[in-house]
Context: one part of a larger RNA
RNA sequence: GGCACAUGGAGGAUGCCUUGGCUCUCAAAGGCGAUGAAGGACGUGAUAAGCUGCGAAAAGCUCCGGGUAGAUGCAAAUAAUCUUUAAUCCGGAGAUCUCCGAAUAGGUCAACCUUGUAUCCUGAAGGGAUACAAUCCCGAUGUAAAUCGGGAAGCAAACCCAGGGAACUGAAACAUCUAAGUACCUGGAGGAAGAGAAAACAAUAGUGAUUCCCUAAGUAGUGGCGAGCGAACGGGGAACAGCCCAAACCGCAAUUGUUACGGCAAAUGCGGGGUUGUAGGACUGCAAUAUGAGUCAACAUUUAAGCUGAAGCUUCUGGAAAGCUGAACCAUAGAGGGUGAUAGUCCCGUAAGCGUAUCGAUGUUGAUAAUAGCAGGAUCCUGAGUACCGCGAGGUCGGUGAAGCCUUGUGGGAAUCUGCCGGCACCAUCCGGUAAGGCUAAAUACUUCUGAGAGACCGAUAGUGAACCAGUACUGUGAAGGAAAGGUGAAAAGAACCGCGAACAGCGGAGUGAAAUAGACCCUGAAACCAUGUGCCUACAAGCGGUAGGAGUCCCGACUUAUGUUGGGAUGACUGCGUGCCUUUUGCAUAAUGAACCUACGAGUUACUCUUCAUUGGCAAGGUUAAGUCCUUAAGGGACGUAGCCGAAGCGAAAGCAAGUCUGAAUAGGGCGUAUAGUCAGUGGAGGUAGACGCGAAACCUAGUGAUCUACCCUUGGCCAGGAUGAAGUGUCGGUAACACGGCAUGGAGGUCCGAACCAGUUAGCGUUGAAAAGCUAUUGGAUGAGCUGAGGGUAGGGGUGAAAGGCUAAUCAAACUGGGAAAUAGCUCGUUCUCCCCGAAAUGUUUUUAGGAACAGCCUCGAGGUGAGUGUCAUAGAGGUAGAGCUACUAAUUGGGCUAGGGGGCUUCACCGCCUACCAAACCCAGAUAAACUCCGAAUGCUAUCGACAUAUACUCGGGAGUGAGGCCGGGGGUGCUAAGGUCACCGGCCGAGAGGGAAAGAACCCAGACCACCUGCUAAGGUCCCUAAAUUUACACUAAGUUGAUUAAACGUGGUCCAAUUGCUUUGACAGCUAGGAUGUUGGCUUGGAAGCAGCCAUUCAUUUAAAGAGUGCGUAACAGCUCACUAGUCGAGCGAUAGGGCGUGGAUAAUAAUCGGGCAUUAAGUGUAAUACCGAAGCAGUGGCUUCCUGGCUUUGCCAGGAGGGGUAGGGGAGCAUUCCGACUGCACUGAAGCUAUGGUGCGAGCCAUGGUGGAGCGGUCGGAAACGAAAAUGUAGGUAUGAGUAACGAUAAUGCAGGUGAGAAACCUGCACGCCGAAAGACUAAGGUUUCCUGAUCAACGCUAAUCGGAUCAGGGUUAGUCGGGUCCUAAGACGUAUCCGAACGGAAAAGUCGAUGGAAAACUGGUUAAUAUUCCAGUACCGGUACAAGUAGUGAUGGAGUGACGGAGGAGUGAAAGGUCUGCGUGGCAACGGAUGUUCACGUUGAAGCCAGUAGAUAUAGGGCCUGUAGGAAAAUCCGCAGGUUCUGUCGAAGGUGACAGUACCACAAAUCUUCGGACGAGUGGAUAAUGACCGUAACCAUACUUCCAAGAAAAACUUCUAAACUUAUGCUUGUACCGCCCGUACCGCAAACCGACACAGGUAGUCGGGGAGAGAAUCCUCAGGCGCUC
Repeated sequence: GGCACAUGGAGGAUGCCUUGGCUCUCAAAGGCGAUGAAGGACGUGAUAAGCUGCGAAAAGCUCCGGGUAGAUGCAAAUAAUCUUUAAUCCGGAGAUCUCCGAAUAGGUCAACCUUGUAUCCUGAAGGGAUACAAUCCCGAUGUAAAUCGGGAAGCAAACCCAGGGAACUGAAACAUCUAAGUACCUGGAGGAAGAGAAAACAAUAGUGAUUCCCUAAGUAGUGGCGAGCGAACGGGGAACAGCCCAAACCGCAAUUGUUACGGCAAAUGCGGGGUUGUAGGACUGCAAUAUGAGUCAACAUUUAAGCUGAAGCUUCUGGAAAGCUGAACCAUAGAGGGUGAUAGUCCCGUAAGCGUAUCGAUGUUGAUAAUAGCAGGAUCCUGAGUACCGCGAGGUCGGUGAAGCCUUGUGGGAAUCUGCCGGCACCAUCCGGUAAGGCUAAAUACUUCUGAGAGACCGAUAGUGAACCAGUACUGUGAAGGAAAGGUGAAAAGAACCGCGAACAGCGGAGUGAAAUAGACCCUGAAACCAUGUGCCUACAAGCGGUAGGAGUCCCGACUUAUGUUGGGAUGACUGCGUGCCUUUUGCAUAAUGAACCUACGAGUUACUCUUCAUUGGCAAGGUUAAGUCCUUAAGGGACGUAGCCGAAGCGAAAGCAAGUCUGAAUAGGGCGUAUAGUCAGUGGAGGUAGACGCGAAACCUAGUGAUCUACCCUUGGCCAGGAUGAAGUGUCGGUAACACGGCAUGGAGGUCCGAACCAGUUAGCGUUGAAAAGCUAUUGGAUGAGCUGAGGGUAGGGGUGAAAGGCUAAUCAAACUGGGAAAUAGCUCGUUCUCCCCGAAAUGUUUUUAGGAACAGCCUCGAGGUGAGUGUCAUAGAGGUAGAGCUACUAAUUGGGCUAGGGGGCUUCACCGCCUACCAAACCCAGAUAAACUCCGAAUGCUAUCGACAUAUACUCGGGAGUGAGGCCGGGGGUGCUAAGGUCACCGGCCGAGAGGGAAAGAACCCAGACCACCUGCUAAGGUCCCUAAAUUUACACUAAGUUGAUUAAACGUGGUCCAAUUGCUUUGACAGCUAGGAUGUUGGCUUGGAAGCAGCCAUUCAUUUAAAGAGUGCGUAACAGCUCACUAGUCGAGCGAUAGGGCGUGGAUAAUAAUCGGGCAUUAAGUGUAAUACCGAAGCAGUGGCUUCCUGGCUUUGCCAGGAGGGGUAGGGGAGCAUUCCGACUGCACUGAAGCUAUGGUGCGAGCCAUGGUGGAGCGGUCGGAAACGAAAAUGUAGGUAUGAGUAACGAUAAUGCAGGUGAGAAACCUGCACGCCGAAAGACUAAGGUUUCCUGAUCAACGCUAAUCGGAUCAGGGUUAGUCGGGUCCUAAGACGUAUCCGAACGGAAAAGUCGAUGGAAAACUGGUUAAUAUUCCAGUACCGGUACAAGUAGUGAUGGAGUGACGGAGGAGUGAAAGGUCUGCGUGGCAACGGAUGUUCACGUUGAAGCCAGUAGAUAUAGGGCCUGUAGGAAAAUCCGCAGGUUCUGUCGAAGGUGACAGUACCACAAAUCUUCGGACGAGUGGAUAAUGACCGUAACCAUACUUCCAAGAAAAACUUCUAAACUUAUGCUUGUACCGCCCGUACCGCAAACCGACACAGGUAGUCGGGGAGAGAAUCCUCAGGCGCUC
């Protein structure tokens, strides 16, 4: 380390439970709100954080009713109280009801700020109380202004009406169309809304407002006549209800016109009258009683809290009885819940009955407003920019169509009852109606909310998102998104006490309890995962981890007994075989997909009068009801209901005819029919429409949310160390006739230069699970400008913005984000859950915007049918033109030769005639020879047929259900390609696919062979038999020498390796090979040549001679010779030796990357190769034995059994039969003497599964027969939770740095103190804005947080802490911008916007120093000031505004002056110190030597075109003006202003006393109290103020109020001004962090964050280095 068992931990599945949900039924209600809603904020308790209740009268107050013993909510405890004089509690009616919110006095950043008027309190200012004060509309009064009364507003779930109105999608694309008038936005109303009493339908018959249901009907229609869309009439029901104006006519009122002044007319308002189509009414005449929605009153019924309400004891078990046992009782009550297990009789209740102050509902009665008749037919009335028509649209079933009807944008434009409209163009006849005004209940739709109930709904990953303090925590700027989380026990009896321990942690005892392994992380307590103990195994041995066998060791039992036998279990050395699962594929161990593991959840469902088929049942030439109504024990059931539907008759385009009919001239033929079975319901298969098996887009549309990031713009503020260069201009000198021009100064320009802050981001490195979702380090660019930056604002999604990169628009951009349409669509990918049995494919054809999809056909399956069609072999009879073959048999092509037309060339003295030709060549001949598109020929096989024979059992038709339509390899004959491909195409066959087994080492397809199951049986196939490894070291004969080979890498070409069989030569007359010898002469042949002699080359009759033989020479060689050889010959030797072509096995050719291999070892007369032979092995084949099952046949005691026969590989797929889960009904059982669940073992069934027993558990659960489903998990990069692995690994976030001593403490590297050391010091110090919101201080604590520890902390708990007339904001002002009245515009929402109101980043504006707290201070205290106001007093004056005027009031750059503070140097003075052992203090060292606002004064300086005073005139300043402006005169020197003086008795160094602490006992430190002294020196130096100055430049640089002054109205000492005294002075902020551990970045994050101060030395400097004050050493 592995396996097993036991015991635990961790975890929270399972079971059981339910307080919560879900879906409905019945009833009620259907709104709340200016009498202040919905919804909130803040408060409210003795103690009080949250929820609940309530509102300063605050878990409550008053009254009425109920009720009765306790009560002060959830929610314990303590305290204090209330209550029979009736509390708490329940119902009803009142009172109170802060602030925000329509929000309404004005404002605003919701829960806050600030006013006015009236009245009141106090004390004049100041402070306080109560009430009122918004806008719009209507009405009244009023000339108007205004006043009074009424109403509206805002919120709320669905339903309803209206104004606007998509897109995805479907059409397999898409545009008409569809989706759909849907989603959504907007306006409005009600309990319902809308519609509604015919200018309607219909059709020769009729109906009689509207609405809703069933039907008609998926019909008529419409429709790229595609996808789709889709009525009406009529019929059956529910419910029923009808009316009012305008006008004619009459009258009244007041107005206008006119008048002859008598009137007349007109328009307006009001009253009477009147309301319709067989027309009615007015008018004229006549006539008189009935009907009754609404309102009010009375009465009755009902309704709240509530009241009465029957009947039980016992035995046993047990912690407990309701269980069990015994024998009772009640029942108009045996619904339900509770009680220590399961209760009619214990409790609450239930059936039944009763009760009513107040509120409400319903009904009845009465009263009251209102309504209604007949006749006549002269006149009048009966709805106008209307009807109608043209054009353009919409609605309807109707998409422009032949297109009516309704609505209307636009242009025309009537009639008046003898009229007008309609009846689907139009016309006629006929019929129906009476438009252009209005109201109207019920039947219908919906449910935020209330009451009563129900469920073959869920039961904590379910059911609402939410069973629990959930729309919470948390995320986001925002719109918006959005969790997790239930259970002790009957009762807290919630563990006294003891021990260990630092411990209030935790653990062990003790105790409670039935149980504590029910101990609060609490019922049960599974699995992953992590341990401990015990048994066995494991350190020379390789792998899907199993399976088959199995030694050894250990454990348990039985029998025997004394060591054995036997059964079971754990482990498992060694051996054989053996490459997971799923998906997708021709094909996967694949190195193709998916899964870390476990648990729970997770996918073919449901609806419909839809269609079709099967099956079961009812009735049957018929079958059946729908809506609805009624009854009932009430989501059920029954009855009624015949409207309607299907069928019973078809044919035809139709008229039409009809067992026929159509076609046709036809009585012909043919087509379709006729010779009957349907229909309704249940169930099942399939289709259609719906999201339709589940998950999954990128996108499109709609309504909103975002410019806290970023882009650009607007307003108002701020910032840029230091150094350099030196433009114009000016001055001066020179120069010129004068200019020009030049020099020197001065001057200080510039999208100038160098370079910090600041902004940017060039290059490199690092970083890349970072310190950081963009940074760090070094380096780099700009740095007075088109610069950077703060605050407040603006622009919004096909939009913005963009010095332009498709950049940016909140870590998102070729169209943001959020919600919705929405479950968009997905011919695509993935996934799709129990078992057994039977059959079993396809990857082909045709078509396809089609090719990975689909339709039809083919192939599969199930059911029915009737026929014996089907298939194979043989036989017989046929058709045919392939293989082959052939070509003097055609066509086409073709080689050589011959022969020879024709042509070319040449010759011939021109021409003719001719001749020649190894030129081309037809035809013909000889020989050879090709063809898929040649055939004189021509098979095999295949195909067709048969009253044939034999074998087999298929085949066909109809109907239900499919899948497949990617194929692949091998063999054969072909095409294509290269006679390439593991290529591609079609055909035939086989196999894989979907096929296991044996062989081929291993391998989808090759060879053998088709697996129902079992067996320690037998025989074989392919292939094998030396060992691995079952079987021959078998037999006979050969070959191979290369380990060739041993199943597969190899060729051309080579090979005197060897074997075999041939042909042909030589050879005892002596071959071949070897050895010995010869190999000569003419001659150096001739020619050529410098030379050429056998041997450079050429020529030749390569000749001749001598010979045994010897070439005018086969090679080597020389310059040429020479020389050495060969051929050839003789001798020697003594038997075979050559040549040629062929075959077998070898051999070379032969080179690949880590050493190698035939599967390995290995094998040589074989274990190689060839031939022949025998035996054996060898499979899931065949056979044997036993068993299961299907089909067929037969039989029977017939629903099963027996016998016989044939079957049982299987993917997609079809069919059949079952198991399990949850719930329901009926019947029947089990259970505290122990249910479910969990766990272990045993048994059983082919299997899904089931049963039993033990343990755990502690309350429910089964069986049988039926029924209904949220009904079965291994996979979906599935969802949620838990747990592993990596791994005790990486890391612990700036390399500014720590060390020691002491203290505290259980514990100290980190805490505290001290001493050293180190770091920052234009910061890593100090102040402050934003933002945060208690982090501040003190005490206590250390679980968690802190990247380690912690005694510490920005952590936890508790307590404390923020003090203002002057600081900041409001009570003042305005900018950009915002809101917004009148008004204007717009389908709606809304948009614009004078007036006005808000809005700082700006204007205005009064306080300083010191001290003090643990924590605040310009706020408290001390001292010294100032501002505004009130009263009083004194003095003095015309005062007076929302009006006039002035002022406020403004840019950039530059340089100079004066000169504080800070800082430095020096001197003086004060005080103290001076160290190693002792002594001494000075020319030594250290520290100190300081000082505000305010007030006084007016120096330096600035200013001179400056600043004032006075006078006169004046036509401008919208009126006025004494003011301003303008014009003129006169006069003065002023105005601003640092320094300076005062404030000044403060305080510091220091001294004295001294608590406390530490101590080495020497001292150190020192809170606190008290006290005094020393320069009012010099120099250097510069900031601010002066100064909004001055100079200069061009780009020409806010507004308003405060302030001063003038008058108008008005007023007449009211009022203003000056001085003094006394008094008054409101609200909010104020802690702390603030370059950061407290802000923005998910973090105690190397990032970001506006402004102010920012010392010293060196230095130009804010660079850089060192260092004060101060702060730190960066939490391993």
The prediction has a mean pLDDT of 80.
This is a predicted structure of a 1676-nucleotide part of an RNA (large-subunit ribosomal RNA, half A) from a Bacteroidota bacterium.
It was read from a public genome assembly.
Its Rfam family is "Bacterial large subunit ribosomal RNA".